[in-house]
Context: one part of a larger RNA
RNA sequence: CUGGGUGUAAAGGGAGCGCAGGCGGGUGAUCAAGUCAGCUGUGAAAACUACGGGCUUAACCCGUAGACUGCAGUUGAAACUGUUCAUCUUGAGUGAUUUUUUGGUUGGCGGAAUUCCGAGGGGAGCGGGGAAAUGCGCAGAUAUUCGGAGGAACACCGGUGGCGAAGGCGGCCUUCUGGGCUUUAACUGACGCUGAGGCUCGAAAGUGUGGGGAGCAAACAGGAUUAGAUACCCUGGUAGUCCACACUGUAAACGAUGAUUGCUAGGUGUGGGGGGUCUGACCCCUUCCGUGCCGGAGCUAACGCAAUAAGCAAUCCACCUGGGGAGUACGACCGCAAGGUUGAAACUC
Numbered sequence: 001c002u003g004g005g006u007g008u009a010a011a012g013g014g015a016g017c018g019c020a021g022g023c024g025g026g027u028g029a030u031c032a033a034g035u036c037a038g039c040u041g042u043g044a045a046a047a048c049u050a051c052g053g054g055c056u057u058a059a060c061c062c063g064u065a066g067a068c069u070g071c072a073g074u075u076g077a078a079a080c081u082g083u084u085c086a087u088c089u090u091g092a093g094u095g096a097u098u099u100u101u102u103g104g105u106u107g108g109c110g111g112a113a114u115u116c117c118g119a120g121g122g123g124a125g126c127g128g129g130g131a132a133a134u135g136c137g138c139a140g141a142u143a144u145u146c147g148g149a150g151g152a153a154c155a156c157c158g159g160u161g162g163c164g165a166a167g168g169c170g171g172c173c174u175u176c177u178g179g180g181c182u183u184u185a186a187c188u189g190a191c192g193c194u195g196a197g198g199c200u201c202g203a204a205a206g207u208g209u210g211g212g213g214a215g216c217a218a219a220c221a222g223g224a225u226u227a228g229a230u231a232c233c234c235u236g237g238u239a240g241u242c243c244a245c246a247c248u249g250u251a252a253a254c255g256a257u258g259a260u261u262g263c264u265a266g267g268u269g270u271g272g273g274g275g276g277u278c279u280g281a282c283c284c285c286u287u288c289c290g291u292g293c294c295g296g297a298g299c300u301a302a303c304g305c306a307a308u309a310a311g312c313a314a315u316c317c318a319c320c321u322g323g324g325g326a327g328u329a330c331g332a333c334c335g336c337a338a339g340g341u342u343g344a345a346a347c348u349c
Base pairs, nucleotide, nucleotide: 003321004320005319006318007303008302012317014201015200016199017198021194022193023192025088026087027086028085029084031082033081034080035077036076037075038074039073040072041071042070048066049065050064051063052062053061054060091191092188093187094186095184096183099180100179103177104176107173108172109171110154115149116148117147118146119145120144125136126135162169163168206247207246208245209244210243211242215241216240220236221235222234223233258316259315260314261313262312263311266294267293268292269291270290271289272288273287274286275284276283298305299304322349323348324347331342332341333340334339
């Protein structure tokens, strides 16, 4: 390279948008680039293959034919791919209609709890643990009542419930705003799918500047434990955790399962719709979208997956190719730094 693969053995990019590229629905016509057929020219010789011949054979040599699967020109064909034109509506989108939501964002409000401060009353302990001690307390703690301050998080509802592309999102009200779903079939008429580069988003920790700081808590200190204990346990406690703006760009960023489309038994639960019966509750039926469980065919090395496929097919992208060395070195790019991205080899088994 041809291949074979990527849930768990090596392997799906963290996620989206999207230029180029690749691929692309039905019908009629058009051209003839791809495609197919005929003809012409060329495809040096040698080599190669077949047949025949020459050295006593063979190697070797000679002759004839084939082959050289290619390229160019020319004449045609028009099914398929493509070009151009016309047209269609089922793909896609728009409109109308119904509805859903912890989707994002802005400002405000609320109660419970912790801590701190002030005051009342009270009087010796509290706290902590396996047991203790460090610690706090007669300068009045803990427990208790009232008042105040401040920050952070939102109990119950709450649910293999919901929303979002992923990360993620949960008190209540509000500003601006995104998406999905149902029904309809008015409009556009293939406008689609994927997507190397690129751009944007991207938990936690971390970084810069300025705020904030209740609780928790890396580092650090002390007390224990222990042979030791740079830990696990306890008492404290600073960054940080919170806000604004800017950076970082990584995670077991996981469903360890790329996106899109079509096809292929059933059963059952749940969220949002549609329809029917008899006004409603309720009940029943059916179908669409989403989300779970079980299970057949099929698949799988097995485990298991099973219409939300890991089944049967199609298009496009990404990635893998023995273990270690190593996600290291060097170089390049990015970053304030921490570091990130790309990414070897020697050697060794």
Annotation:
A computed fold for a 349-nucleotide part of an RNA from an uncultured bacterium, annotated as small-subunit ribosomal RNA, central domain. The RNAcentral record of the full RNA draws on ENA, Greengenes and SILVA. Its mean pLDDT, the model's own confidence on a scale to 100, is 85.